[in-house]
Context: one part of a larger RNA
Molecule: large-subunit ribosomal RNA, domain III
Organism: bioreactor sludge metagenome
RNA sequence: GAGUAUCGAUAAAGAAGAUGAGAAAUCUUCUCGCCGUAAGUCCAAGGUUUCCUGAGCAAGGUUAAUCCUCUCAGGGUUAGUCGGUCCCUAAGGUGAGGCCGAAAGGCGUAGCUGAUGGGAAACAGGUCAAUAUUCCUGUACCAUAUUGACAGCGUUUGAGCGAUGGGGUGACGCGGAAGGAUAGGCCAUCCCACGGUUGGAUGUGUGGGUCUAAGCAUGUAGGGUGAGUUCCAGGCAAAUCCGGAACUCGUUAAGCCUGAGAUGUGACAGGGAGUCCGCAAGGACGGAACUGGUUGAUUCCCGGCCGCCGAGAAAAACCUCUAGUGAGUUGUCAGUAUGACCGUACCGCAAACCGCCACAGGUGGACAGGAUGAAUAUUCUAAGGCGCUU
Numbered sequence: 001g002a003g004u005a006u007c008g009a010u011a012a013a014g015a016a017g018a019u020g021a022g023a024a025a026u027c028u029u030c031u032c033g034c035c036g037u038a039a040g041u042c043c044a045a046g047g048u049u050u051c052c053u054g055a056g057c058a059a060g061g062u063u064a065a066u067c068c069u070c071u072c073a074g075g076g077u078u079a080g081u082c083g084g085u086c087c088c089u090a091a092g093g094u095g096a097g098g099c100c101g102a103a104a105g106g107c108g109u110a111g112c113u114g115a116u117g118g119g120a121a122a123c124a125g126g127u128c129a130a131u132a133u134u135c136c137u138g139u140a141c142c143a144u145a146u147u148g149a150c151a152g153c154g155u156u157u158g159a160g161c162g163a164u165g166g167g168g169u170g171a172c173g174c175g176g177a178a179g180g181a182u183a184g185g186c187c188a189u190c191c192c193a194c195g196g197u198u199g200g201a202u203g204u205g206u207g208g209g210u211c212u213a214a215g216c217a218u219g220u221a222g223g224g225u226g227a228g229u230u231c232c233a234g235g236c237a238a239a240u241c242c243g244g245a246a247c248u249c250g251u252u253a254a255g256c257c258u259g260a261g262a263u264g265u266g267a268c269a270g271g272g273a274g275u276c277c278g279c280a281a282g283g284a285c286g287g288a289a290c291u292g293g294u295u296g297a298u299u300c301c302c303g304g305c306c307g308c309c310g311a312g313a314a315a316a317a318c319c320u321c322u323a324g325u326g327a328g329u330u331g332u333c334a335g336u337a338u339g340a341c342c343g344u345a346c347c348g349c350a351a352a353c354c355g356c357c358a359c360a361g362g363u364g365g366a367c368a369g370g371a372u373g374a375a376u377a378u379u380c381u382a383a384g385g386c387g388c389u390u
Base pairs, nucleotide, nucleotide: 013031014030015029016028017027018026032387033386034385035384040367041366042365043364046347047346050345051075052074053073054072055071056070060068061067080141081140082343083342084341087118088117092113093112094111098107099106100105122139123138124137125136126135142339143338144337145336146335147334148333149332150331151330152329153328160325161324165321166320167319168318173308174307175306176305179301180300181299184295185294186293187292188291190209191208192207193206194205211270212269215265216264217263222258223257224256225255226249227248228247229246230245231244232243234242235241271290274285275284276283277282309312353362354361369381370380371379
């Protein structure tokens, strides 16, 4: 220079009360304003205690601070079913043998490893200052082992189990269209409460509510599919399985497989407006109605259907077939036991992640109400969250 520039989005504040040594910024209430395909909610990554409570104000906070994501102390993350480990494989990695290379090493078959993919099973309500599909209440389900009852089959005329083997399934592209549902919305019905103030209003008035899962039973809208017998150089051995051939029966259908939703049950349950107390945060009590119509998804049926050419993962689990094994074993019902380990707090379009910062930048997925409208546009708004630390 200079007490100058700046104090990081022009979404915005005002009042009263409280606390306190001290209040423009903390807390409470009321009013105002902003977002509302977000500036709301839930996950993943990443962070790693930042979460909650009490105490504090040196430093950090672009100002003050009684406040804090700061300091100190204490507390907090509960799982057979959520996710991982465990089972399986993809790209990639590694790589017995093998090939190559002065050496080091490179490549690579089988195998192993490796999720961003496949694979058993849980929902509703309640609760803490802080966790909840994890705790509690109620109602379920799965896997494995085991007990009992009943029924069946069998011990060489071989029940049952059953491959590291065979086959099926798992199992998949892109585009398009229609139908049936549901979530959700809206209107009415019903229930509860209200009617103070200025002109009017007991009215066809105003405000709020009108809810409920998995599971189990049933098997619908819809979609798919012929069945049997005999034979056989195929499926590296075998096969009753798959494949192929012939014959018979059937074909507007039946049967079988699949399949949302609805209905019943779950539920004589839960939830539920509200009332009272309290300045407030909050606490206690209580239990009303809980029905119909309409609209309607990008969700489900649908891994479906139709079309097209560029012809659109793999393996395990599962089913089946034998090889094999083999004396008891299978099914149904009822019961019993077991279900380990790791993650679980909190932030998560951000003041907690990546950007040296409490940085107008960047950051994958899901949900997404009402009015307007073709719409996830636009503008206003609900729930919810904020007014961006001078």